The prediction has a mean pLDDT of 78. FMN riboswitch aptamer (RFN element) from a bacterium, 170 nucleotides, folded computationally.

This record gives sequence, structure tokens and C1' cells, in this order.
RNA sequence: GGGCGUCUUCGGGGCAGGGUGCGAAUCCCGACCGGCGGUGACAGCCCGCGAGCCCGGCGGCCAGGGGUGACCCAGGCGGCGGGGCAGGACUCGGUGGAACUCCGAGGCCGACAGUAUGGUCCUGGCCAGCGGUGGUGGUCGGGGCCGAGUCUGGAUGGGAGAGGACAGGU
Repeated sequence: GGGCGUCUUCGGGGCAGGGUGCGAAUCCCGACCGGCGGUGACAGCCCGCGAGCCCGGCGGCCAGGGGUGACCCAGGCGGCGGGGCAGGACUCGGUGGAACUCCGAGGCCGACAGUAUGGUCCUGGCCAGCGGUGGUGGUCGGGGCCGAGUCUGGAUGGGAGAGGACAGGU
């Protein structure tokens, strides 16, 4: 220095302040955040990966039903490994040998499910006024759907990976 085994540790951040209002993490102004590997030099937006969902495969353990029996049928837990689906964003100038990565400037993006003073549609009561009864406005309800990067949840989970210890071997 290279390869392998076992064990172990670590492995995601963020709405301040103001406005309106009885009330806002929900509306308005604004604020804040950035996993992992790679890439000629440091990356949310260059290339990949992870977190979500779906489907096979191969072992293990548990336990049920049927059968004289070989065996058959259905289930639970956990392990290894694979395939598929969904899902986002950057430019200009400067320096330099090299930067979509640095510096300056201006931008943009953010899984799934739920919910919130948001949006939209349907609907009931009461009131008002209008003109050929059906709509309009106000008010009090009921229901459906949409709706958060920052709230809640799956998650005391999983995980891209990063480090360490030990043993043996070349």
C1' cells in the first nucleotide's frame, strides 16, 4: 500500500421581526435552512446516491389448517439481495493553469401523509332590497376537494455514507 472478516460509534437544518385581526408557523411584508459521494479548487440548483411508494427472488425463525403418508394450503417476524415508479432548481461578471463549486451581483428549488384565520365548489336557516321565483348582497351554520422547504406524523425507524477497534492473511 491492496483485498477480506467481525464488532462498534457517528450519520439534517430552518419562518426572527413587523402588518391586519379576538386569534396567524396558515393571509401580507419579510426572515431563515441546505444530507452523502464524486467532479482539475470549496457545489441545495454539474453527475450520481439517500429518505417515499410498488413488485419479484433466496435463506432463517415462529406458529395454524388439511392429508394414513410423500406432501399440500394459508399466515406472522426478521435477514440478504434485486427490479421498477414518483420527485426539484442558475445565470452573468471577476480571479485563476483549472471553478455552472471560490469572490461579487441578481435569481431559483424543496418527498409522502395530515392539519392550520388560505383557495374553490356544493348546500341549509335568517335578514335586506330588486325586478316576471330565480338569482344578488349580508349574516350564522353544514359538507366535499385543493392547500406548509420551516408545524405534526411515519421516525426511539431507515439511510447515502464517514470514522474507529480487533483478528487473520499477502
It matches the Rfam family "FMN riboswitch aptamer (RFN element)". Rfam's curators write: The RFN element is a highly conserved domain that is found frequently in the 5'-untranslated regions of prokaryotic mRNAs that encode for flavin mononucleotide (FMN) biosynthesis and transport proteins.